[in-house]
Molecule: transfer RNA
Organism: Chitinophagaceae bacterium
RNA sequence: GGAUCCUUAGCUCAGUUGGUUAGAGCACCUGACUCAUAAUCAGGGGGUCGCAGGAUCGUUCCCUGCAGGAUCCA
Numbered sequence: 001g002g003a004u005c006c007u008u009a010g011c012u013c014a015g016u017u018g019g020u021u022a023g024a025g026c027a028c029c030u031g032a033c034u035c036a037u038a039a040u041c042a043g044g045g046g047g048u049c050g051c052a053g054g055a056u057c058g059u060u061c062c063c064u065g066c067a068g069g070a071u072c073c074a
Base pairs, nucleotide, nucleotide: 001073002072003071004070005069006068007067010026011025012024013023019057028044029043030042031041032040050066051065052064053063054062
C1' cells in the first nucleotide's frame, strides 16, 4: 500500500425480506425474603445503533468517506 470483516446499554453479545415502541445475559438501583449477608424472587433506570454525508415516503440494516480494531496478501 491492497483485500475482507467488525464497531448496537457499564461489560459480553443478539437483532428474519428496510416499516413506525431496539432486545438478552451479567452488572447497577429499589423492594421482598433473612438476625444479617449471599443466594433467590419482583420491579426499575440505562442507547445520538462509531462519526459525517447520501439514496429512500421511511434505515441499526442500503451507498460513500472518515476513525478505531481484527485477519490475510505485498